[in-house]
RNA sequence: GGGACUUUGGAGAAGCUGCGGCCUUUUUUGGCGCGCAGUGCCGAAGGUGAAAGCGCAAAGCGUGAAUCUCUCAGGCAAAAGGACAAAGUUGA
Numbered sequence: 001g002g003g004a005c006u007u008u009g010g011a012g013a014a015g016c017u018g019c020g021g022c023c024u025u026u027u028u029u030g031g032c033g034c035g036c037a038g039u040g041c042c043g044a045a046g047g048u049g050a051a052a053g054c055g056c057a058a059a060g061c062g063u064g065a066a067u068c069u070c071u072c073a074g075g076c077a078a079a080a081g082g083a084c085a086a087a088g089u090u091g092a
Stems, first nucleotide, its partner, number of pairs: 003090007015039006021032003040076003046072001047070001049068001053063004
């Protein structure tokens, strides 16, 4: 230095429409941090793409290279998750 575990910190986004469900109302109606679909949006699980330069066994490959890029997956109250950071523990 890399792996596993523990603790702490840890960002962004937005709703709207349709259908359904549920609650309420005698009916009309009013509502829901509800589900599905459409649309919009975010970028920090995972995944995609990527130049000069440099290296090598050279029409190529590697590195550059991720918090960039795309938005497939994921996400848009809280919780959970969360790249990454700090401290600690552990085995070869």
Notes: Glycine riboswitch aptamer, 92 nucleotides, folded computationally. The prediction has a mean pLDDT of 78. Rfam family: Glycine riboswitch aptamer. Gene Ontology term of the family: glycine biosynthetic process. Rfam describes the family as follows. This family represents the bacterial glycine riboswitch.